[in-house]
Model confidence (mean pLDDT): 82 of 100. The RNA shown here (small-subunit ribosomal RNA) has 1520 nucleotides and comes from a Bacteroidales bacterium.

RNA sequence: ACAAUGAAGAGUUUGAUCCUGGCUCAGGAUGAACGCUAGCGGCAGGCCUAACACAUGCAAGUCGAGGGGUAAGGUUCAGCUUGCUGAACACACGACCGGCGCACGGGUGAGUAACGCGUUUGUAAUCUACCUCUAACUGGGGCAUAGCCCGAAGAAAUUCGGAUUAAUACCCCAUAACAUCAUAGAAGGGCAUCCUUUAGUGAUUAAAGCUCCGGCGGUUAGAGAUGAGCAUGCGUGUCAUUAGCUUGUUGGUGAGGUAACGGCUCACCAAGGCAACGAUGACUAGGGGGUCUGAGAGGAUGAUCCCCCACACUGGUACUGAGACACGGACCAGACUCCUACGGGAGGCAGCAGUGAGGAAUAUUGGGCAAUGGGCGAAAGCCUGACCCAGCCAUGCCGCGUGAAGGAUGACUGCCCUAUGGGUUGUAAACUUCUUUUGUAAGGGAAGAAUGAUUCCUACGUGUAGGAAUGUGACGGUACCUUAUGAAUAAGCACCGGCUAACUCCGUGCCAGCAGCCGCGGUAAUACGGAGGGUGCAAGCGUUAUCCGGAUUUAUUGGGUUUAAAGGGUGCGUAGGCGGAAUUUUAAGUCAGUGGUGAAAUCCUGCAGCUCAACUGUAGAACUGCCAUUGAUACUGAUCUUCUUGAAUUUAGUUGAGGUGGGCGGAACGUGUAAUGUAGCGGUGAAAUGCUUAGAUAUUACACAGAACACCGAUUGCGAAGGCAGCUCACUAAACUAACAUUGACGCUGAGGCACGAAAGCGUGGGUAGCGAACAGGAUUAGAUACCCUGGUAGUCCACGCCGUAAACGAUGAUCACUCGCUGUUGGCAAUACAUCGUCAGCGGCUGAGCGAAAGCAUUAAGUGAUCCACCUGGGGAGUACGCUCGCAAGAGUGAAACUCAAAGGAAUUGACGGGGGCCCGCACAAGCGGAGGAACAUGUGGUUUAAUUCGAUGAUACGCGAGGAACCUUACCUGGGCUUAAAUGUAGAGCGACGGACCGGGAAACUGGUCUUUCUUCGGACGAUCUACAAGGUGCUGCAUGGCUGUCGUCAGCUCGUGCCGUGAGGUGUCGGGUUAAGUCCCAUAACGAGCGCAACCCCUAUCGUUAGUUGCCAGCGGAUAAUGCCGGGGACUCUAACGAAACUGCCGGUGUAAACCGAGAGGAAGGUGGGGAUGACGUCAAGUCAGCACGGCCCUUAUGUCCAGGGCUACACACGUGUUACAAUGGACGGUACAAAGGGCAGCUACCUGGUGACAGGAUGCUAAUCUCUAAAACCGUUCUCAGUUCGGAUUGAAGUCUGCAACUCGACUUCAUGAAGUUGGAUUCGCUAGUAAUCGCGUAUCAGCAACGACGCGGUGAAUACGUUCCCGGGCCUUGUACACACCGCCCGUCAAGCCAUGGAAGCCUGGGGUACCUGAAGUCCGUAACCGUAAGGAGCGGCCUAGGGUAAAACAAGUAACUGGGGCUAAGUCGUAACAAGGUAGCCGUACCGGAAGGUGUGGCUGGAACACCUCCUUU
Repeated sequence: ACAAUGAAGAGUUUGAUCCUGGCUCAGGAUGAACGCUAGCGGCAGGCCUAACACAUGCAAGUCGAGGGGUAAGGUUCAGCUUGCUGAACACACGACCGGCGCACGGGUGAGUAACGCGUUUGUAAUCUACCUCUAACUGGGGCAUAGCCCGAAGAAAUUCGGAUUAAUACCCCAUAACAUCAUAGAAGGGCAUCCUUUAGUGAUUAAAGCUCCGGCGGUUAGAGAUGAGCAUGCGUGUCAUUAGCUUGUUGGUGAGGUAACGGCUCACCAAGGCAACGAUGACUAGGGGGUCUGAGAGGAUGAUCCCCCACACUGGUACUGAGACACGGACCAGACUCCUACGGGAGGCAGCAGUGAGGAAUAUUGGGCAAUGGGCGAAAGCCUGACCCAGCCAUGCCGCGUGAAGGAUGACUGCCCUAUGGGUUGUAAACUUCUUUUGUAAGGGAAGAAUGAUUCCUACGUGUAGGAAUGUGACGGUACCUUAUGAAUAAGCACCGGCUAACUCCGUGCCAGCAGCCGCGGUAAUACGGAGGGUGCAAGCGUUAUCCGGAUUUAUUGGGUUUAAAGGGUGCGUAGGCGGAAUUUUAAGUCAGUGGUGAAAUCCUGCAGCUCAACUGUAGAACUGCCAUUGAUACUGAUCUUCUUGAAUUUAGUUGAGGUGGGCGGAACGUGUAAUGUAGCGGUGAAAUGCUUAGAUAUUACACAGAACACCGAUUGCGAAGGCAGCUCACUAAACUAACAUUGACGCUGAGGCACGAAAGCGUGGGUAGCGAACAGGAUUAGAUACCCUGGUAGUCCACGCCGUAAACGAUGAUCACUCGCUGUUGGCAAUACAUCGUCAGCGGCUGAGCGAAAGCAUUAAGUGAUCCACCUGGGGAGUACGCUCGCAAGAGUGAAACUCAAAGGAAUUGACGGGGGCCCGCACAAGCGGAGGAACAUGUGGUUUAAUUCGAUGAUACGCGAGGAACCUUACCUGGGCUUAAAUGUAGAGCGACGGACCGGGAAACUGGUCUUUCUUCGGACGAUCUACAAGGUGCUGCAUGGCUGUCGUCAGCUCGUGCCGUGAGGUGUCGGGUUAAGUCCCAUAACGAGCGCAACCCCUAUCGUUAGUUGCCAGCGGAUAAUGCCGGGGACUCUAACGAAACUGCCGGUGUAAACCGAGAGGAAGGUGGGGAUGACGUCAAGUCAGCACGGCCCUUAUGUCCAGGGCUACACACGUGUUACAAUGGACGGUACAAAGGGCAGCUACCUGGUGACAGGAUGCUAAUCUCUAAAACCGUUCUCAGUUCGGAUUGAAGUCUGCAACUCGACUUCAUGAAGUUGGAUUCGCUAGUAAUCGCGUAUCAGCAACGACGCGGUGAAUACGUUCCCGGGCCUUGUACACACCGCCCGUCAAGCCAUGGAAGCCUGGGGUACCUGAAGUCCGUAACCGUAAGGAGCGGCCUAGGGUAAAACAAGUAACUGGGGCUAAGUCGUAACAAGGUAGCCGUACCGGAAGGUGUGGCUGGAACACCUCCUUU
């Protein structure tokens, strides 16, 4: 400098991730509608539905300068009865004849899928009134008819008869050609038929007048302009579940017809024509310019404006005319409406208004011809619902306003909060100042008007042209301007969980409701309803409907197909598509230039006009297209000639389970015969059915039969796929290698088509040893239509014919080319230096780049490119229904929709789980000891009962638990009786001197009535109770709102982080691996290096020793004393007490090992490998437990759910369970005697000692606030007795009498004595604890407590064992790995029948409706054809006949829609029933095709697949 102005995403599948994929949202638009709201103006728009029916008015007339004339009106005149009659008018004109117009303008979109429309050509195949130009002519004659007049019929519409009349109406004659026709010629041209020009001859055909004399008309011919007809290439919906259609059909010849070509029509001849590049049929639809959207390509649409078409109540028909088969003309038929005197008539708003109806929905029965335009006319003018205006409607677009500035005490109210206060509403208000758009009032006031007309002037010369003046406005006194007034007259709607801008309170409590998607609501809802506040837009705002966008989600631009949806089972091959190297010609595609066209409006750009804008004007650009023409020739195509590398052929060789048919073989199974031989065989987890003394099984020999071919055998080989395996013969196909001889692109792919195609299955005929659906029996089981067993039919085998499907898989279409390596193997060829190694074609493994969502693929691609084919577009419904094709059938192929969901899905990750695997641990099992489960009792729980039996705890982890102590109290429960600021405390106020105590009453008591008594003081008050007010109280609910505390996994060894690295990511690594440990303990190795919480250690007790200290403890030695005793003086030696230390660390030795560590009855040592015990409990799990320990949010009660009292209950009792105690006895019971602890407790408490009592205990008495006194041992040991029994075991139960505590032992205490003397003789299935000072056994203490239901709980010491081979199994746990459809995580998920409700849908006897076609009958109007009688001078007409046809009728069939008794499956629903098929090896691996069977999921047979786990073996690869 040129070009370009243009492209955004989000939510939702999961525990989380990446991907695939649908659904939804944000944007724009509308002839819109609805809800709420509403000040003004400008510009536009306004029946999308019933092409449904229409009352009323208007929408097409005009010309007297064509005519006969005069119904109405006007002017003038006359008559008179003064309001009537008559006459005239170059005023005017109804009706009539005639001319022109009525085919324009206006409306609508029913029909039409078509030359209808759009675009491009042609017309040498045509017409064109009015208009313009050119040329010529315009002479003569005639017959009627309407009107008017008379009469008649009819309700009317209207019609008929008679007389008379005109014309630019009609007819005849004349003249006439460059017009038309016939005919023979010449020249030129073109595009085939042909066209143009020219000179001849013959025939045919015309006219109308009016006039102001200027002209206006009329006829013929030619040209132009305009308009129209016809033809034509290309383009222009859906459905193939519409595949064949057609007889005037396709063409020819001839004729007719038309303005004109043409099967347009007819006669004859031929048999064609269209169609997979979609004919025919069905359904839908006016087309275009344009409009909306989109970055564009596209998609959707066809209102308003413009062009074209079609239609005018429905169907048909022609007439007139330049033009119509005619919206406001005619005829006929039909439906409908109206009038009627019942005889007959009239009508067509899809013109403008308007009405009814339909509908969610769409306006005034307005003004005017002033402007623009149209018709007629010479003109004035008349007509014009075209048009110009006004009215209604926020329907849209655009513009304006509803005030502006200042103003903090941050006012009041409202709302919120952590509430003596703060925040927000909010500069918002009040208040002060300013402005006046708009509104109101008053005044002024347009442009749109130019013509024509009249008058005057000028130029030509009396009419044209120009100029001036006068006069013409529906809108409208409108727009606009000026003045006055005064903030005065003017804001709503939707939303506020995320997407998506905007948050709090109250109410409600899975209710009411919301919701576009995800979703919200079950008592703390930013999601429902209200409020305050906020956000967005604004005279509008939301909702609904529809279209495009986002959606690259149909992908030309611009997608995919291993596993997500998607490669056809495989090949051959037609059409089609694509195609190797070189050359010639051409110019179809392609590219460039030029010309024409692409209407206007619209869009875009510039400029301009309304105050701006919307809107409008003007100019330009554009209209990406089509046609023609000229050129270029690289590429593609066509054509010519060649080439050899693609492909094929030839020669030689090799290879193999390639195919078809025949022959042969051995082993095994089975059967038969014979023999030996005797009692079982067979089968299973275990059994049974079955076979067998009529001799099985077993063994031997012989014979027969059918099917399959061990070893070799291999991730081997062959084949297009399916598939193919003993040996051999015949026939046959293929591949590879080498040679490089021949042909010369002969190639690739392949819609339809044809062929092949496992297993199962079907038909006919054989065959049948084994196996074996169905079936039968036996088991298993709750059942077992299964898995297991015994039998066994079809079938499996052969021949011929069907079927045509499989997880027909490499889940990977075919062909060609290119792109790193390593290694094994099959079949060839070649080279060898004897180490080896090259090349071609296959079959495998591993690994790069690259690709992929990842897993993975990776020269055998899923990489990089090319060509062709097939297929996919959310899940379900469904590979289903209907239709069609194929099949004997089974069924196969093709293949939807309604409805329903917001997902369905792929790969990978972390967990959890597995009747998956590996390793390891634990009183987990095993080995032992002792128990529980049986009895009685105690205690807790369930259940039941009750007025109440208060509440909680409920697998492990509730059940001698909260409760470490229920007679009252406790106490929360029940019954009854009381109180209401209350039982307690505080503050304020008031009055008071009480409160309390004693006595007497009532009462069960609480409470209540009466009497008596009753403070201190420094006089300020203190103290106390009473009353009032404010603050209460609740063991009521929610442990699923919470804090705190606790249980459990588990004292298991785990749980994490920082940085780095790997992965798109979730995540991984670290923490894995090899060892080792009690241990993620430590070592080694290592893309990891470190760290934290846990483990261990640090703490306490205990075991040994030392030091210090020595009372209340101790007492060896010394002394004293006693009946005796540490009793005393003393002592610190010892024990002990209680403080500090030492000691143990695999430290030492030997062995193994790299090390960590382990082993060794090792040494030493009091103790040896964490010495023993305790405290200590990681991240987390169980919405675990507790609102009744306490605390606390919310809710609830307030003369009661609060509180006081008495009595009762928590202690009930057909029963079931848990935890214990005591026993069943001799390792014992009873009696007598003799010893030895520890740890704790003790003041109205422990109590020595004495006395009494058989005893519980009582009465005295002493010591001790404690190493001082006291509670204080038992088993054991030593004797005696009992002698195996329901006992001298056992002690329940019961009776009697007592003791103690306490206000009180009835419900309901403990203990004592005497008497009584039950069950029970070692405990089924099952189950619990314990590994050493442990189990077992023995007693002692303490807390709670007046007492005690304690046999419980928590501690203490005494005596004191047995066993562990080991880790297969049960249970629990840890680590690694594997599968998963689980993630609320296996107590998971999930399938099908049946039952119930709702919804849409298929079939169906039938019923009913519609459009179209066919055949036959009938057939209006009308054109055409024919025609002697009648009419007419004639032209012609009437009448009659014929063809065709709308309509009507009959008949059979097809198609489409609706409805329907009954019936089939499907979908969705609440916590229904039956099972448990699938997901883990899902408990029989699953799945695919097929067949049979079964309530159902399903089972079984047969073939196939891995999209199966685990184990073993083999082979291969990688590393060392």

Rfam family: Bacterial small subunit ribosomal RNA.
The sequence was found in a public genome assembly.